[in-house]
RNA sequence: GAUUUAUAAAGAAGCGGUGAGAGAUCAGGCUCUGCGACCCGCUGGCAACCUACUGGGAGAUACUAGAAAAGGUGCCAAAUCCUGUUCCCGAGUGAUUGGGGAAAAUAUAAAUU
Numbered sequence: 001g002a003u004u005u006a007u008a009a010a011g012a013a014g015c016g017g018u019g020a021g022a023g024a025u026c027a028g029g030c031u032c033u034g035c036g037a038c039c040c041g042c043u044g045g046c047a048a049c050c051u052a053c054u055g056g057g058a059g060a061u062a063c064u065a066g067a068a069a070a071g072g073u074g075c076c077a078a079a080u081c082c083u084g085u086u087c088c089c090g091a092g093u094g095a096u097u098g099g100g101g102a103a104a105a106u107a108u109a110a111a112u113u
Stems, first nucleotide, its partner, number of pairs: 001113008013043005021032003026084004044076003049072003053066004080105001085102007
C1' cells in the first nucleotide's frame, strides 16, 4: 500500500512553540481563526478496538456477556460540520423542499497479505 470485519448523531483541557490559514480529496455551503486557528511538543483528559482478567460456549476455537484501564493504538470545535450516488415516504401548480434508508468515500482498530 491492498483486502476483510467492526464502529462512526456520545465523550474529552491547559501551557509552550510557530505564524496564516483550517475543517480528508473536488465542488457548493457553513463554521473556526492575529482574543493566534491548523500543525508540533509537554502535561492532563475522553473512550474501550486489541493485549492481560472473569463467566458462558462439551475440550479447544469462533462467538458472547461482564469488570478493569496497567500495556498497544486512537481521539480531545460543530453528526464523518452539511450536501453532492441511489431508493422510499410526504409537501408544492412549479422551481423546489422536509424526513427516513442504502451505497460510495473517509477515519479508527484488528487480522491477513